[in-house]
Molecule: FMN riboswitch aptamer (RFN element)
RNA sequence: AAUCUGUUUCAGGGCGAGGUGAAAUUCCUCACCGGCGGUAAAGAGCGCAAGCUACGAGUCCGCGAGCCGCAAGGCCGAACCGGUCAGAUCCCGGUACCGACGGUUUUGUCAAAGACGCGCAUCGUGUCGGUCGACAAAGAAAGUCCGGAUGAAAGAAACAAGGU
Numbered sequence: 001a002a003u004c005u006g007u008u009u010c011a012g013g014g015c016g017a018g019g020u021g022a023a024a025u026u027c028c029u030c031a032c033c034g035g036c037g038g039u040a041a042a043g044a045g046c047g048c049a050a051g052c053u054a055c056g057a058g059u060c061c062g063c064g065a066g067c068c069g070c071a072a073g074g075c076c077g078a079a080c081c082g083g084u085c086a087g088a089u090c091c092c093g094g095u096a097c098c099g100a101c102g103g104u105u106u107u108g109u110c111a112a113a114g115a116c117g118c119g120c121a122u123c124g125u126g127u128c129g130g131u132c133g134a135c136a137a138a139g140a141a142a143g144u145c146c147g148g149a150u151g152a153a154a155g156a157a158a159c160a161a162g163g164u
Base pairs, nucleotide, nucleotide: 002164003163004162005160006159007158008157009156010155016030017029018028019027032143033099034098035063036062037061038060044053045052046051058097059096066075067074068073079095080094081093082092083091101147102146103145105138106137107136108135109134110133114128115127116126117125118124119123
């Protein structure tokens, strides 16, 4: 120094303006956001050197998260063109595209508590009321709002002891 083991900490960003509408951070136009690891050379930093480090991807490779299932297991988004270079789907320029699950609005009918009355008064009845909820009709659609989540986690860092 590397590796194995343990502990601790950390580990996701974003609706601003206008329009339509009864209602939209959900639709339309513009704007806004981008988890973790990997991935060329040159140049830069460190080193005598071998070499190491930093810089470089939402849409290249993989992972996490998410969804379905009793389980085994399964599903799981999106990029091109031009330029520079020996070499870039990562840089530069341009134009595109993508983003889990649940929730969300209005009206009508039924209708509990409660309130105020009336009557033949420990009950009956009328009006108001409209919680939780049921039914019906129409509707509005979320990367960004709320919720699961003070969660989980790819992984990152620090520390500890021993083995190799």